[in-house]
RNA sequence: CGAGUGGGCCAGACGACCGCUCCGUGGGCCCUCGGGCGUCGCGGGGAGGAAAGUCCGGGCUCCGCGAGUCAGGGUGGUUGCUAACGACAACCGGCCGCGAGGCUAGGGAAAGUGCAACAGAGAGCAGACCGCCAACCCCCGCUCCGGCGGGGCGGCAAGGGUGAAAGGGUGCGGUAAGAGCGCACCGCGUUCUCGGUGACGAGGACGGCACGGCAAACCCCACCCGGAGAAAGACCAUGUAGGGGGAGCGCACCGGCGACGACUCGCGUCGAUGCUCCCCGGGUAGGUCGUUCGAGGCCGAGUGCGAGCUCGGUCCCAGAGAAAUGGUCGUCGCCUCUUUCGGGAGGAACAGAACCCGGCUUAUCGGCCCACUCGUACC
RNA sequence: GGGGGCGUAGCUCAGCUGGUAGAGCACCUGGUUUGCAACCAGGCGGUCGUCGGUUCGAAUCCGGUCGCCUCCA
Numbered sequence: 001c002g003a004g005u006g007g008g009c010c011a012g013a014c015g016a017c018c019g020c021u022c023c024g025u026g027g028g029c030c031c032u033c034g035g036g037c038g039u040c041g042c043g044g045g046g047a048g049g050a051a052a053g054u055c056c057g058g059g060c061u062c063c064g065c066g067a068g069u070c071a072g073g074g075u076g077g078u079u080g081c082u083a084a085c086g087a088c089a090a091c092c093g094g095c096c097g098c099g100a101g102g103c104u105a106g107g108g109a110a111a112g113u114g115c116a117a118c119a120g121a122g123a124g125c126a127g128a129c130c131g132c133c134a135a136c137c138c139c140c141g142c143u144c145c146g147g148c149g150g151g152g153c154g155g156c157a158a159g160g161g162u163g164a165a166a167g168g169g170u171g172c173g174g175u176a177a178g179a180g181c182g183c184a185c186c187g188c189g190u191u192c193u194c195g196g197u198g199a200c201g202a203g204g205a206c207g208g209c210a211c212g213g214c215a216a217a218c219c220c221c222a223c224c225c226g227g228a229g230a231a232a233g234a235c236c237a238u239g240u241a242g243g244g245g246g247a248g249c250g251c252a253c254c255g256g257c258g259a260c261g262a263c264u265c266g267c268g269u270c271g272a273u274g275c276u277c278c279c280c281g282g283g284u285a286g287g288u289c290g291u292u293c294g295a296g297g298c299c300g301a302g303u304g305c306g307a308g309c310u311c312g313g314u315c316c317c318a319g320a321g322a323a324a325u326g327g328u329c330g331u332c333g334c335c336u337c338u339u340u341c342g343g344g345a346g347g348a349a350c351a352g353a354a355c356c357c358g359g360c361u362u363a364u365c366g367g368c369c370c371a372c373u374c375g376u377a378c379c
Numbered sequence: 380g381g382g383g384g385c386g387u388a389g390c391u392c393a394g395c396u397g398g399u400a401g402a403g404c405a406c407c408u409g410g411u412u413u414g415c416a417a418c419c420a421g422g423c424g425g426u427c428g429u430c431g432g433u434u435c436g437a438a439u440c441c442g443g444u445c446g447c448c449u450c451c452a
Stems, first nucleotide, its partner, number of pairs: 001375010012332007020046008028037003048350001052361002055359005060229004064267006072225005077091004092106001093104004107220002112218002114214002129160002131156003137152006168186006187209001188207008233289004243280007257271004296315008334347005380451007389404004398435001406422005428444005
C1' cells in the first nucleotide's frame, strides 16, 4: 500500500431570538379558605440507539396460601453468569475459510409407532436388470481322448445402471469368478488405563461389522413454566332500578357439605334458610395514586480468561393525558455539484417515550477509533 | 397498551397428518345461432407475500420480516 476479520464509539457544535411542557419559587386574579387559574416573572429538567416489533425473561399488581398431579407449552453439548431467560461468556464436538475468524434447535433412531413420491431388479431382518464365472453336477456336439464349444442346474455381488439414500472405505493377497474370505491402515462397536469439574480428548486390548436416514414426524428422557396484565390494581366523589355487604339472634357443640385459579391433599377464610337494624353499590369517556430513585447513570479500585461480581466516591437525569420535547437566523464542521479559486448552490438517515428493567430481532445518512490476519514492496 | 387470525391464477376460495398445486367465475380459440346471450369442446394463466433454516424433497414443519383484517375498557 492492497485485500479482509473481529470489536467499540458518535448520531452535527456554539450563540441569539420566539415558543411548548413539567417541577420549584415569588407576585397577580378568583374562591365555598382546602385550593384553583390558556395570568406575569425568576431558576432548573425535557427522547433513542433502536423509544420500534412485542419475540423471550423478570420486577410490580390482582386471582386466599402451600405442596403434589394431570393437561398444555417451552428448552435441549458442557461448565458458568444472572433477579430470570430461548440472552450472554468460556470451553467441547461438527462444518466452512490459506488465515485472523465465522456458522451450529448440538439429548435419544439397539423402547415403540410411523415416513421415504418418482426412478429402480431391489428401499428396511433388501435384491439380481445388464454383467462376471463354468471349479462341482447333468445334457448335447466335436475330438489328435489331453480337452474344447454350447445349454441346463447353479455360483457371485467386484464393475455398470436407478436413486437423496443400495447393509463399512482404500490397498494387497486370495478365488472359477468373487466376497472381511484373510491381512494392513482408516472408520465403527465393546472394554481398560490416563488427563479434564464436565462436554470430551489421548493411548492400549478385543470384535470381521452387527447397530442406515428422518424426532423443526408422533414419541421417550432430563429440566423449566399456575393464570391474567397498568385497560393490572388502590382510593375519593357523584349516581334510577335489579342488586350487594355488615352486625345481632336463630338454623347447628363437633362433624359433614359447599365456595374461594383445572384436579387431589393440607391450612385458612367464608356460607346455607329466616327475622331485625345499619350501610354500600350501580349508566359518568370524573378525579387522585400506581408513575418514575432504579437489578439506575458516571468515575475509580480490587477480583475473574470472560460474561460478571465486590467495594468506594459522585449525580438526580422526561413524566404528558389526545398527548410537550419545536421553529427562525448567524458562525463553524461533514458530504455532493460547480468555480473566474474569492466563492456559490444543494444535502444530512432510521425514527420518535407513555409502568419499569435485562436481552433478542429489525430499520438506519455519514464518519471516527482499536486489535488482528493474508499478500506485495522496501529497510 | 394487549390478544387472535389471514396472505395460493385477474377475482373468490380448496389443498397445509411433507412427494412437485387445483375448483368456480373471468379471459382466449373453435362449435352452435340470421346475430347476441346461454350452452358444448379445448386452451392460457402461479417463484404459493418475502428472507433464511430442517429435510433427499417445503404451499405444508420451524424462525425472522412485511402487509391486511379483527377483538378487548

Predicted 3D model of RNase P RNA and transfer RNA as a complex of 452 nucleotides. The coordinates come from a structure-prediction model, not an experiment, and the mean pLDDT is 78. It holds a member of the Rfam family "Bacterial RNase P class A". From the family's description: Ribonuclease P (RNase P) is a ubiquitous endoribonuclease, found in archaea, bacteria and eukarya as well as chloroplasts and mitochondria.